[in-house]
RNA sequence: GGGCUGGUGGUUUAGUGGUAUAAUGCCGCGUUCGCAACGCGGAUGUUGAGGGUUCGAUUCCCUCCCAGUCCA
Numbered sequence: 001g002g003g004c005u006g007g008u009g010g011u012u013u014a015g016u017g018g019u020a021u022a023a024u025g026c027c028g029c030g031u032u033c034g035c036a037a038c039g040c041g042g043a044u045g046u047u048g049a050g051g052g053u054u055c056g057a058u059u060c061c062c063u064c065c066c067a068g069u070c071c072a
Stems, first nucleotide, its partner, number of pairs: 001071007010024003018055001026042005048064005
């Protein structure tokens, strides 16, 4: 330098055009002498950045950035 795969709450992750999902962690309440476990509730996402297409983009297209991998 070129090819391919990926980037989504603190972490891991689902989502092929119509209000972004789950697990875990965090906070509160219940339960307990207390903790853990369990139950209920809550907060947390500029969907890597910019642009384009569209009534509407995490999703489709372009450029760039970052990570992994392969080739030279």